A computed fold for a 301-nucleotide part of an RNA from a soil metagenome, annotated as small-subunit ribosomal RNA, central domain. It matches the Rfam family "Bacterial small subunit ribosomal RNA".

[in-house]
Context: one part of a larger RNA
RNA sequence: UUGGGCGUAAAGGGCGCGUAGGCGGCCUUGCGUGUCUUUCGUGAAAUCCCUCGGCUUAACUGAGGACGUGCGGAAGAAACUGCAGGGCUCGAGUCCGGGAGAGGGGGGUGGAAUUCCCAGUGUAGCGGUGAAAUGCGUAGAUAUUGGGAGGAACACCGGUGGCGAAGGCGGCCCCCUGGACCGGUACUGACGCUGAGGCGCGAAAGCGUGGGGAGCAAACGGGAUUAGAUACCCCGGUAGUCCACGCCGUAAAACGCAUUAAGUGCCCCGCCUGGGGAGUACGGUCGCAAGGCUGAAACUC
Numbered sequence: 001u002u003g004g005g006c007g008u009a010a011a012g013g014g015c016g017c018g019u020a021g022g023c024g025g026c027c028u029u030g031c032g033u034g035u036c037u038u039u040c041g042u043g044a045a046a047u048c049c050c051u052c053g054g055c056u057u058a059a060c061u062g063a064g065g066a067c068g069u070g071c072g073g074a075a076g077a078a079a080c081u082g083c084a085g086g087g088c089u090c091g092a093g094u095c096c097g098g099g100a101g102a103g104g105g106g107g108g109u110g111g112a113a114u115u116c117c118c119a120g121u122g123u124a125g126c127g128g129u130g131a132a133a134u135g136c137g138u139a140g141a142u143a144u145u146g147g148g149a150g151g152a153a154c155a156c157c158g159g160u161g162g163c164g165a166a167g168g169c170g171g172c173c174c175c176c177u178g179g180a181c182c183g184g185u186a187c188u189g190a191c192g193c194u195g196a197g198g199c200g201c202g203a204a205a206g207c208g209u210g211g212g213g214a215g216c217a218a219a220c221g222g223g224a225u226u227a228g229a230u231a232c233c234c235c236g237g238u239a240g241u242c243c244a245c246g247c248c249g250u251a252a253a254a255c256g257c258a259u260u261a262a263g264u265g266c267c268c269c270g271c272c273u274g275g276g277g278a279g280u281a282c283g284g285u286c287g288c289a290a291g292g293c294u295g296a297a298a299c300u301c
Base pairs, nucleotide, nucleotide: 003273004272005271006270012269014201015200016199017198021194022193023192025088026087027086028085029084030083031082034080035077036076037075038074039073040072041071042070049065050064051063052062053061054060091191092188093187094186095184096183097182098181103177104176105175106174107173108172109171110154115149116148117147118146119145120144121143125136126135162169163168206247207246208245209244210243211242215241216240220236221235222234223233274301275300276299283294284293285292286291
């Protein structure tokens, strides 16, 4: 490659929009592109195959035949395919009327709780653990009452509930906005499906600039544990977590599915082809960087 495959064996692109291309509903007319039939020409010789012959045989060789899946010409067929014309409404879409929803973006606002600050009451402890200690506290903590500041997240409702293409989305109100669904059959008349490239979206972490910073918390410091303890436990704690704008462009695990198929037929795209080496090297390209995408070989089992 011909194939055979892709939930867990290798294999579905993270998701969407969509270019080229591939594929495509019903009826009808024409053409005759593909397709099919008949016929003619061509398809060198040698070789292969069949028959007969020549060297004692064979190898070898002579002659004849067949084959040469193909290409071209002519005549014909019109179901399917294609092209052109006409028509249709069930595919697709539009319109009208509805109800549902943590779908998206922006603005505003509420209460509980944590922390901090101020003030009152109050006194010797609090905190933490398996037990402790570090830590906090007579400069008055913890507890409790009143007041204030600020940030982040929204208990109950809450649901094998809902919405979104995926990532994902949860207090309440307002504004802007996408999609799906139900009903009506008024309209368009195949306008469809898929989609190489391309473009966009894309958790968390991370990066740039500026803000913000309550709680939590990589790194880091300390206390324990331990043979050690660069951990698990405890006391602290900075990036970060939050916002605006701009980048990055990646990601696991679980479950058999079963009209929402992972069944069956057809169509389109992506992907796999033994393990390791390796998602590495090199090159290219993207990125500020981290790194992403593309992606081998030697060697080895």